[in-house]
RNA sequence: UCUGGUUGACCCUGCCAGAGGCCACUGCUAUUGGGAUCCGAUUAAGCCAUGCGAGUCGAAUGGUGCCCGCAAGGGUAACCAUGGCAUACGGCUCAGUAGAACAUGGAUAACCUACCCUCAAGUGGGGGAUAACCUCGGGAAACUGAGGAUAAUACCCCAUAGGUCUGGGGUGCUGGAAUGCUACCAGGCUCAAAGCGCUAGCGCUUGAGGAUGGGUCCAUGGCCCAUCAGGUAGUAGUAAGUGUAACGGACUUACUAGCCUACGACGGGUACGGGCGAUGGGAGUCGAAGCCCGGAGAUGGACUCUGAGACACGAGUCCAGGCCCUACGGGGCGCAGCAGGCGCGAAAACUUCGCAAUGGGCGAAAGCCCGACGAGGGGAUCCCAAGUGCUAUCAGCGUUGCUGAUAGCUGUUCUCUAGUCUAAAAAGCUGGAGGAGGAAGGGCUGGGUAAGACGGGUGCCAGCCGCCGCGGUCAUACCCGCAGCCCAAGUGGGGGCCACUAUUAUUGGGUCUAAAACAUCCGUAGCCGGUCUAGCAAAUGCCUAGGGAAAUCGGGUGGCUUAACCAUUCGAAGUCUAGGUAGACUGCUGGACUUGAGACCGGGAGAGGUCAGAGGUACUCUUGGGGUAGCGGUAAAAUGCUGUAAUCCUGAGAGGACCACCAGUGGCGAAAGCGUCUGACCAUAACGGCUCUGACGGUAAGGGAUGAAGCCCUGGGGCGCGAACCGGAUUAGAUACCCGGGUAGUCCAGGGUGUAAACGCUGCUGGCUUGGUGUUGGGCAACCCAUGUGGUUGCUCAGUGCCGGAGUGAAGAUGUUAAGCCAGCUACCUGGGAAGUACGGUCGCAAGACUGAAACUUAAAGGGAUUGGCGGGGGAGCACCGCAACGGGUGGAGCGUACGGUUUAAUUGGAUUCAACGCCGAAAACCUCACCGGAGGAGACAGCUGUAUGAAGGCCGGGCUGAAGACUCUGCUGGACUAGCUGAGAGGUGGUGCAUGGCCAUCGACAGCUCGUACUGUAAAGCGUUCUGUUAAGUCAGAUAACGAGCGAGACCCCUGCCUCCAGUUGCUACCUUCAAGUCCGCUUGAAGAGCACUCUGGAGGGACUGCCUGCGCUAAGUGGGAGGAAGGAGGGGGCCACGGUAGGUCCGUAUUCCCCGAAACCUCCGGGCAACACGCGCGCUACAAAGGACGGGACAAUGGGCUCCGAUGCCGAAAGGCAAAGGUAAUCCCGAAACCCGUUCGUGGUUGGGAUCGAGGGCUGCAACUCGCCCUCGUGAACGUGGAAUCCGUAGUAAUCGCCUGUCAACAGCAGGCGGUGAAUAUGCCCCUGCUCCUUGCACACACCGCCCGUCAAGUCAUGCGAGUCGAGUCUAAGUGAGGGUCCCUCUUCCUGGGGGAUUCGAACUUGGGUUCGGUGAGCGGGAUUAAGUCGUAACAAGGUAUCUGUAGGGGAACCUGCAGAUGGAUCA
Repeated sequence: UCUGGUUGACCCUGCCAGAGGCCACUGCUAUUGGGAUCCGAUUAAGCCAUGCGAGUCGAAUGGUGCCCGCAAGGGUAACCAUGGCAUACGGCUCAGUAGAACAUGGAUAACCUACCCUCAAGUGGGGGAUAACCUCGGGAAACUGAGGAUAAUACCCCAUAGGUCUGGGGUGCUGGAAUGCUACCAGGCUCAAAGCGCUAGCGCUUGAGGAUGGGUCCAUGGCCCAUCAGGUAGUAGUAAGUGUAACGGACUUACUAGCCUACGACGGGUACGGGCGAUGGGAGUCGAAGCCCGGAGAUGGACUCUGAGACACGAGUCCAGGCCCUACGGGGCGCAGCAGGCGCGAAAACUUCGCAAUGGGCGAAAGCCCGACGAGGGGAUCCCAAGUGCUAUCAGCGUUGCUGAUAGCUGUUCUCUAGUCUAAAAAGCUGGAGGAGGAAGGGCUGGGUAAGACGGGUGCCAGCCGCCGCGGUCAUACCCGCAGCCCAAGUGGGGGCCACUAUUAUUGGGUCUAAAACAUCCGUAGCCGGUCUAGCAAAUGCCUAGGGAAAUCGGGUGGCUUAACCAUUCGAAGUCUAGGUAGACUGCUGGACUUGAGACCGGGAGAGGUCAGAGGUACUCUUGGGGUAGCGGUAAAAUGCUGUAAUCCUGAGAGGACCACCAGUGGCGAAAGCGUCUGACCAUAACGGCUCUGACGGUAAGGGAUGAAGCCCUGGGGCGCGAACCGGAUUAGAUACCCGGGUAGUCCAGGGUGUAAACGCUGCUGGCUUGGUGUUGGGCAACCCAUGUGGUUGCUCAGUGCCGGAGUGAAGAUGUUAAGCCAGCUACCUGGGAAGUACGGUCGCAAGACUGAAACUUAAAGGGAUUGGCGGGGGAGCACCGCAACGGGUGGAGCGUACGGUUUAAUUGGAUUCAACGCCGAAAACCUCACCGGAGGAGACAGCUGUAUGAAGGCCGGGCUGAAGACUCUGCUGGACUAGCUGAGAGGUGGUGCAUGGCCAUCGACAGCUCGUACUGUAAAGCGUUCUGUUAAGUCAGAUAACGAGCGAGACCCCUGCCUCCAGUUGCUACCUUCAAGUCCGCUUGAAGAGCACUCUGGAGGGACUGCCUGCGCUAAGUGGGAGGAAGGAGGGGGCCACGGUAGGUCCGUAUUCCCCGAAACCUCCGGGCAACACGCGCGCUACAAAGGACGGGACAAUGGGCUCCGAUGCCGAAAGGCAAAGGUAAUCCCGAAACCCGUUCGUGGUUGGGAUCGAGGGCUGCAACUCGCCCUCGUGAACGUGGAAUCCGUAGUAAUCGCCUGUCAACAGCAGGCGGUGAAUAUGCCCCUGCUCCUUGCACACACCGCCCGUCAAGUCAUGCGAGUCGAGUCUAAGUGAGGGUCCCUCUUCCUGGGGGAUUCGAACUUGGGUUCGGUGAGCGGGAUUAAGUCGUAACAAGGUAUCUGUAGGGGAACCUGCAGAUGGAUCA
């Protein structure tokens, strides 16, 4: 002094948790010494066996015993007894007790005090008993009776002193004050003494004083509850008595009616009080057992004697409850003394020794007694101190070290031992001997919080965790091992207290939105109070004196070897009492003042209130007239109304409610609230005044008044609206939203309720602190003027709004109308929930209002702001994977193909919205191949085992088998390695794409994504990246707290379109030459030479840039149009394609972590399957025909490919194809179009359309075409006549249509990738649908709307309220019984004293009745809390799909719905 935890992140509020100190208990562990005011306090002030804890005195006395002595007598002090003193101390405990106690300070003029001290005086004379003892009795015992004898410092009488009371007069003293003390006179009552002795003395009596110890009284101080607000009859007082040591209602009698209380009486709960202790910087908070002081108690309760002192722990009496003995008649006991036992409990020691020390009692003393005390034993309970070894060599290992072995050293401790010490021991101290031996644990290692990214196990299991949180197959968090960290004879855990905590705030907090300003005003107590002045000194400050016990605490010094501990000295220990002093401030008293406050006057403003009257439109109803079929209502409808005439138009009438426009962030009112006009009455704020009073003020607990809507009561009224209710719709349902009706109610009068989001979520009052701009009311001034109740402008006072500075605030915000800076007073808050609930009380007719908890549960709940995402929010922009316009399809048929499903031995696996489905697969007959059935094969290497008694391998014959030296029977051959087991490999298309790399898809045919510096903000973040215009574009320009930059876009690269140059074989052939063939004699065709003009090929360049003109735009960026140009605004097409997201796809392309299989999930072979088939879907092909089919003839490409290949050409075949074969390793040779054109035919027919399906015959590839290939020919000739809902593609060389090539490939193309041929229509827009981007807004979402989340019901658990009752405890009260005690009287007696009786009083305990408080239990009932995956809905969060919420009332399975009034803490629009 802080740290962790609410969030995606942030700042607050707020609590929970951690880190510190102290206390008792407990787990594991443990070598020693010293000290301690430590050790049955906490729970049972529960109960106790046994022993001990108070005696002593022979110098008070009698006797017994013993000793000496013959005896007399003496001695002793063991025993008995009388007597004296003590036993009221010491020791224990804390139940009661909230004052009767305690603490501090006083009073006693209202008192006592044994033993002790001082002073004064005295101690004279006499008497009668009695215990022990003896004798005789009773009784089990405890004990007790009768008779006889005796002594005293025991008891009694007389004397003297003395005491006390009354009266008198009154001296002196103390003092604040005589009622005190004292001297004198008279009288009454009463009335002292004790001896012993060793001769020193010790005692005894009276009086006075002191000391000590007490009694009583007073003031002040210190707990909780108001869900305890009234209490009290001896209660308060007076007088006289009684009683006491003493005052007093302490008690009695009479009289009076008081007394206490919000400054908390009375009642309840808790508790001995203080010195002190723990903690804290302090203020405080909490504790209060041990030592000291005081008090109280001695099983519960009452009482009494003795005594100086008790109503008495180890005295007595009685009652109650408990226990013990008993002969049943009767007796006895009280550990909250020391030990000890039981019980209770988490919890606490030995039935020890001694009076040696300290101290107490008795005694003249010696001495005796003392569980006080001093010692020892046990206990890590606390504090202090020490140790658990050191050196060398060697070896091993995981090498700064550890472990082991050997040798040596030391000796605190340890063991043994001698002396000393001690009451006796022990310990200690001084020596001796032995010997590293006998001495280290506990907790932790994810963060907080020091210390493991170590191994194994486990697999949301077992478990851990103060809090956050770990564990679902690679756990630094569980359990072990190892390693490490922290403390250390200790270390951890649960509990309590303080601190942390400014989370109770006096020091030192808050209340607009986080918890918290009463709905508003008035006002009592209380608290606070303007200017000047005089006095006082209550308060305040200072000084002096007393007190504040010791111990404790702080400083110094000293003693134990040090320390703990102890001693001593100084200080501190604030609150009290008395005296003095100061006079600023507060206070009190007196005087004065006017600025606070109030009064009066003036002219104005106002929906201020109450009452009465008047008016207006609309509506509904009634009636008359007109008029005819619908009206009404909704998103659309229906219920409803209407032929008895509606709706509609119109005349008249009735009724009740309301008061448009004006009307305004305008006015008034304390708030609720107030709106047509007129009148009456009442109230009030502001302004102005050369008026008056003179602090009269502020706030406000209790208290009082007012108080929207709803609701209640009584009586009216009832047009419209309208909870409940009834219908109609909607819906899965619809107890709702919408519609048609409709009762209370809404209205009036009189009462009641007393609450609202009663809100500015902001208490009232006063002062101070920059401004701007509106508006309402008053006043003043200037100017204008049409001279009016005029206009304009300014200043000022009071109100009411907006903006905004400093400041404040967590921020939002607020900001002279403060949430700023000060002062005064009040109310309220202290994590969330349970809960504004329960109980109690007060109020109310009720509904309910006010006051207002706890158990239990939980780690958050909450405020503000930020970034995203989302919205059945808004705005802008964009896109043929959007719409619109147009063209063509799919969806219907048949077939091909893929997928699902089903089936199967297997139908291998993956991919599933866009972004799976002619996808992986650019070709499944075998292979592929992963699937199914069957068969066979394979273990590198190491260890053990086998093997020259012959391994591996090979083989005739028989058996088995579809077949096989695969196996087996039997033998032969062979000549050195081998199988089995245990490990360990190879291999795996086995698992995990949610462990990964790489690659790919998609958002994305998008235009975004960021950084540096500066700036803003406490921060998350923002700004830049926004706005305006523009663009295909975050493209560019302008504005701008930003200025720049990067990745994307663009540029760039490739193809293509135009031109130029270069090059010319295998390409080309215009011109020229030659040759050949044909010829209609014009020439044509072919070949060669030659050439590079053209085409082409492929290299290098040019060209396009809004460059030019014009309009628009800001003189911009750009854009509309135009010129030129092959091409015009990105010319067309492609490649590339950001930061990232989708745990997207792929472990079955390859790579790869981990796991698994390991003679099988490895390898090989054969056959089957991937090709199945009631069905569903996707993508295609072919069609449905005449823009066509068929036949015949005729044209024109480009890209490409080719040696197991392309194959010209010739021949054969009807064809598929076959046979022979030139050329070609390629601009050289080969493969080569179709639609189209011309002609003929078909004639609208399921056809000469369409070709599925099936039959027959052939061909090709290949080991092999059955499952399951392709082709040809002939035959067969199905569906299908343009396709529902819906949906796809396309904007120009595009769509549509036509064919060609290639990939794969032995064979197989309806596929995919390319190529060319023919070649349109429509739009030049928009944001309606689907989406994307940007800005903005709301959010309770952040796993981000496939989000979040509410309530009933069902289940488990827990605590709690009510509850017919029932049980117990405390307390109060009344009555009865009543042990026993006190006082008075009478009587009897043996006259010491005792017995009996009566009256009166106190009175424990018990019984009964009643009141009150608390607790236990209780069938059942009620709500509450909590618990991964139950049911029903979807109430809330976005305009949450009917905005939400508040109060109130009704209704409903439930969240909720509806009515009335209110709030904005509502989005959108204006």
Predicted 3D model of a 1470-nucleotide RNA (small-subunit ribosomal RNA) from an oil field metagenome. The prediction has a mean pLDDT of 81. It matches the Rfam family "Bacterial small subunit ribosomal RNA".